[in-house]
Context: one part of a larger RNA
């Protein structure tokens, strides 16, 4: 390359927008670009590969044929792909009404709880562990009351609940603000799916600048354990852990499962708005959109997946091809750096 594969054996980009490109719902009509058929020419010669012949065979060599799966030119077909023209509504989108959420940004605001401070009571012990010790404490601690400061997190509610592309998001109010759903109608009339490159987001930790510092807390110190103890335990304790701007772009960024479509037995939960039917407090049935728990067919190596497939298909894109070396080197491109991407081979089992 072709085959085969990507949950767990190697493999789904951390997530989205969205360019080229690929793909593309019904229907009429028209060209004839692909496409199909027949003809015509060419596809040298040898050679293969069939068949006859000729040197005693053979190898060898002569003769016919096929074959040359391709090109170019002409005829015709008009299913299907494409082109033009033109309809249509099921795909998409838009419009009105609707309720549901920790979906995201600003600002205020509040109470419990830690710690620190002042100032009352009241004495000798707190503290911490498997035992202690460091350590606080007769300069008045710990314990209780009152008062105040000041950071951060927002208990119960809370939940295989919910919201968002993912990262994530959680106390309470305005203000600004994106998305989904669900019902009706009514427009638009394929505007659609994917998505190399490219752009944006993108937990922590970590980086610069300038504020902040309560709590925890890497490194540090010191007390323990121990043969040792650079750990685990215990006292402290600074970066940081908050805030703003500006980088960094890594993660088990995981459902180890790319994304959109259609299709296939059921059953029991739960959110979300919504229609029926009945007494109309409320209850019961139902189809929609989600999110759990089982399971039939099928798939699987197998555990398992089982309408939120891992199952039958279709679009498109991303990866992977024996362990190490190695996500390393060089080298490029991007960072302030820290380092990130992209990505070998020699060796060697």
């Nucleotide at each position: 390359c072709u085959g085969g594969g990507c949950g767990u054996a190697a493999a789904g980009c951390g997530u989205g927008c969205g360019u080229a490109g690929g793909u593309g719902g019904u229907u009429u009509u028209g060209c004839a670009a692909g496409u199909u058929a027949g003809a015509a020419g060419u596809g040298a010669a040898a050679g293969c590969c069939c068949u006859g012949g000729g040197c005693u065979u053979a190898a060898c060599c002569c003769g016919g044929g096929a074959a040359u799966u391709g090109c170019u030119u002409u005829u015709a077909a008009g299913a299907c792909u494409g082109c033009a023209a033109g309809a249509c509504u099921u795909g998409a989108a838009u419009u009105c009404a609707g309720g549901a959420g920790a979906g995201g940004a600003u600002a205020g605001c509040g109470g419990a709880a830690u710690u620190c401070c002042c100032a009352g009571u009241g004495u000798a012990g707190c503290a911490g562990u498997g035992a202690a010790a460091u350590g606080c404490g007769u300069a008045g601690a710990u314990a209780u009351u009152g008062g105040g400061a000041g950071g951060a997190a927002c208990a119960c509610c809370g939940g295989u609940g919910g919201c968002g592309u993912a990262a994530g998001c959680g106390g309470c109010u305005a203000u600004c603000u994106g998305g989904a759903c669900u019902g009706a109608u009514a427009u638009u009339g394929a505007c659609a799916c994917u998505g190399a490159g490219g752009c944006a987001c993108g937990a922590a930790a970590g980086c610069g600048u300038g504020g902040g510092g309560a709590u925890c807390a890497a490194a540090c110190a010191g007390g323990a354990u121990u043969a040792g103890a650079u750990a685990c335990c215990c006292u402290g304790g600074u970066a940081g852990u908050c805030c703003a701007c500006g980088c960094c772009g890594u993660a088990a960024a995981c459902g180890a499962u790319g994304u959109g479509u259609g299709c296939u037995a059921g059953c029991c939960g739960u959110u979300g708005a919504u229609g029926g039917a009945c007494u109309u407090a409320g209850u019961c049935c139902g189809a929609c959109a989600g999110u759990g728990g089982c399971g039939c067919a099928g798939c699987u190596a197998a555990c398992g997946c089982g309408a939120u497939a891992a199952g039958c298909a279709c679009a498109c894109c991303g990866c992977c091809u024996g362990g190490g070396g190695a996500g390393u080197a060089c080298g490029g491109c991007c960072g302030c750096a820290a380092g990130g991407u992209u990505a070998a081979a020699a060796c060697u089992c």

Predicted 3D model of a 349-nucleotide part of an RNA (small-subunit ribosomal RNA, central domain) from an uncultured bacterium. Model confidence (mean pLDDT): 87 of 100.